[in-house]
RNA sequence: GGGACUGUGGGCCAGCGGAGUGGCCGCAGCGCUGUCAACGCUGAGAUCGUCGGGUUCAACUCCCACCAGUCCCG
Numbered sequence: 001g002g003g004a005c006u007g008u009g010g011g012c013c014a015g016c017g018g019a020g021u022g023g024c025c026g027c028a029g030c031g032c033u034g035u036c037a038a039c040g041c042u043g044a045g046a047u048c049g050u051c052g053g054g055u056u057c058a059a060c061u062c063c064c065a066c067c068a069g070u071c072c073c074g
Base pairs, nucleotide, nucleotide: 001073002072003071004070005069006068007067010025011024012023013022018057027043028042029041030040031039049066050065052064053063054062
């Protein structure tokens, strides 16, 4: 330099162009307990790599550019 894949709450991972974005862990509160843990209930936390372009009535999802990571080729 060329190519492929990945980028979604604090962590890991889902998410057919339209459902209020979800799951598990973690976190906070409450219940339970003599206390803690476990267990149960509730809740906060994401404008989805970009204060980027484009397509579309509508984009996390499609196209382009750029950034970061992993791998392959030279």
The prediction has a mean pLDDT of 80. This is a predicted structure of a 74-nucleotide RNA (transfer RNA) from a Blastocatellia bacterium. NCBI's taxonomy places the organism under Bacteria, Pseudomonadati, Acidobacteriota, Blastocatellia. Rfam family: tRNA. It is annotated as a transfer RNA. Rfam's curators write: Transfer RNA (tRNA) molecules are approximately 80 nucleotides in length. Rfam links the family to the GO term triplet codon-amino acid adaptor activity.